Transfer RNA from an uncultured Clostridia bacterium, 82 nucleotides, folded computationally. It was read from a public genome assembly. Its mean pLDDT, the model's own confidence on a scale to 100, is 81. Rfam family: tRNA. By type it is a transfer RNA.
RNA sequence: GCGGAUAUGGCGAAAUUGGCAGACGCGCAAGACUAAGGAUCUUGUGGGUAAAACCUUGCAGGUUCAAAUCCUGUUAUCCGCA
Numbered sequence: 001g002c003g004g005a006u007a008u009g010g011c012g013a014a015a016u017u018g019g020c021a022g023a024c025g026c027g028c029a030a031g032a033c034u035a036a037g038g039a040u041c042u043u044g045u046g047g048g049u050a051a052a053a054c055c056u057u058g059c060a061g062g063u064u065c066a067a068a069u070c071c072u073g074u075u076a077u078c079c080g081c082a
Base pairs, nucleotide, nucleotide: 001081002080003079004078005077006076007075010026011025012024019065027045028044029043030042031041032040046055047054058074059073060072061071062070
């Protein structure tokens, strides 16, 4: 230099061939239970706001009524070729 794979909340992961993003699990927080813990159960848990709106799939654009998904460029890691 060329080709391929991967990138999604704090972590692991899902999203059926473009149609509610984050299911499910872990972790964390609060509560219930307990003498106190553990286990179990309930609720909550990206950013932003007083609450909303709004923003968020590595990053930047594009196509579309609608994009994690399609197209273009680009970054990082891994694999292969030279």